A computed fold for a 74-nucleotide RNA from Treponema sp., annotated as transfer RNA. Rfam family: tRNA. The family's RNA type in Rfam is transfer RNA. Its family is annotated with triplet codon-amino acid adaptor activity in the Gene Ontology. Model confidence (mean pLDDT): 81 of 100. It is recorded under the gene name trnV. Taxonomically the source falls in Treponema (Bacteria, Pseudomonadati, Spirochaetia, Treponemataceae). RNAcentral holds the sequence, with entries from ENA and Rfam.
[in-house]
RNA sequence: GCGGAGUUAGCUCAGUUGGUUAGAGCAUCACGUUGACAUCGUGGGGGUCGGUGGUUCGAAUCCACUAUUCCGCA
Numbered sequence: 001g002c003g004g005a006g007u008u009a010g011c012u013c014a015g016u017u018g019g020u021u022a023g024a025g026c027a028u029c030a031c032g033u034u035g036a037c038a039u040c041g042u043g044g045g046g047g048u049c050g051g052u053g054g055u056u057c058g059a060a061u062c063c064a065c066u067a068u069u070c071c072g073c074a
Stems, first nucleotide, its partner, number of pairs: 001073007010026004019057001028044005050066005
């Protein structure tokens, strides 16, 4: 340099042809349970979906550019 894959919550990830509210597990916080801890149960907080721009009535999803990580080729 060329090709491919990834980027969504603190961590690991889902999100199937664009459509009301963006989700799960773990973690974390509160409460219940216990003499206490763990387990378990209930509930809460946490995201402008890597960035910018565009298409559209509507974008995590489509398009362009760009940042970064990984793999392959040279």